[in-house]
Molecule: c-di-GMP-I riboswitch aptamer
Organism: soil metagenome
């Protein structure tokens, strides 16, 4: 980046499964993507059982610090397939 060819991926939803969760991965299944291919460095979101405190008779509830998901939310990085005027 063409009404082009060749092949790619796979939202929701449904099973299964791990995980406290958010949400991961596998099956089906196609909203849609030219990076819907990597990657959590910046920023958003979004989770949070154990754990510390407080309150409570428990069950629970609040809050803290810590982690933590997401690359299909956006920047930055890294690599890449076909290609005509």
């Nucleotide at each position: 980046g063409a009404u082009a060819a060749a092949g790619g991926c796979a939202a929701a939803c449904c099973c299964g499964u791990c995980g406290u969760g958010a949400g991961g991965c596998g099956g089906g299944g196609a909203c849609g993507c030219a990076a819907a291919g990597c990657c959590a460095g910046g920023a958003g979101u979004c989770c949070u059982a154990a754990g510390c405190g407080c309150g409570c008779a428990a069950g629970c509830g609040c809050a803290c610090a810590a982690g933590g998901a997401u690359g299909g939310u956006c920047c930055a990085g890294c690599u890449g397939c076909c290609g005509a005027a």